Predicted 3D model of a 72-nucleotide RNA (transfer RNA) from Nanoarchaeota archaeon NZ13-N. Its mean pLDDT, the model's own confidence on a scale to 100, is 84. Its Rfam family is "tRNA". The family's RNA type in Rfam is transfer RNA. Taxonomically the source falls in Nanobdellota (Archaea, Nanobdellati). The sequence is in RNAcentral, with records from ENA.

RNA sequence: GCCGCGGUAGCUCAGCGGUAGAGCGCUGCCCUGGUAAGGCAGAGGUCCCGGGUUCAAAUCCCGGCCGCGGCU
Numbered sequence: 001g002c003c004g005c006g007g008u009a010g011c012u013c014a015g016c017g018g019u020a021g022a023g024c025g026c027u028g029c030c031c032u033g034g035u036a037a038g039g040c041a042g043a044g045g046u047c048c049c050g051g052g053u054u055c056a057a058a059u060c061c062c063g064g065c066c067g068c069g070g071c072u
Base pairs, nucleotide, nucleotide: 001071002070003069004068005067006066007065010024011023012022013021018055026042027041028040029039030038048064049063050062051061052060
């Protein structure tokens, strides 16, 4: 330099054009003699950045940045 894959909640990841989700973690409550475990509820996201397409974009297209892998 070229090619491929990836970037979404604190962490690990789902989502594949129509209101952004799960597990773990965090907060409160219940349960317990008291913890752990368990149950219920809740908070938490400019979906890496900029542009384009569309009535509508995390999702499609173009460019850029970062990470991983391959080729040279």